A computed fold for a 72-nucleotide RNA from a Nanobdellota archaeon, annotated as transfer RNA.
The sequence was found in a public genome assembly.
The organism belongs to Nanobdellota, within Archaea.
The coordinates come from a structure-prediction model, not an experiment, and the mean pLDDT is 83.
Its Rfam family is "tRNA". Its family is annotated with triplet codon-amino acid adaptor activity in the Gene Ontology.
[in-house]
RNA sequence: GCCUGUGUAGCUUAAUGGUUGAGCAAUUGCUUCGUAAGCAAUAGGUUGGGGGUUCAAUUCCCUCCACAGGCU
Repeated sequence: GCCUGUGUAGCUUAAUGGUUGAGCAAUUGCUUCGUAAGCAAUAGGUUGGGGGUUCAAUUCCCUCCACAGGCU
């Protein structure tokens, strides 16, 4: 330099055009003499940035950034 892939909650991840979900972690409450465990609830997301297509984009297209792999 060229090609390919990945980027979504604090962490690990789901969602192939129609309400952004789950597990763990966090907070609060219940339970206990107390702690852990257990149960219930709550909060947490400009879906890496920008632009385009569309009635509608995590999803399709372009570009940039970061990371990973391959070729030379």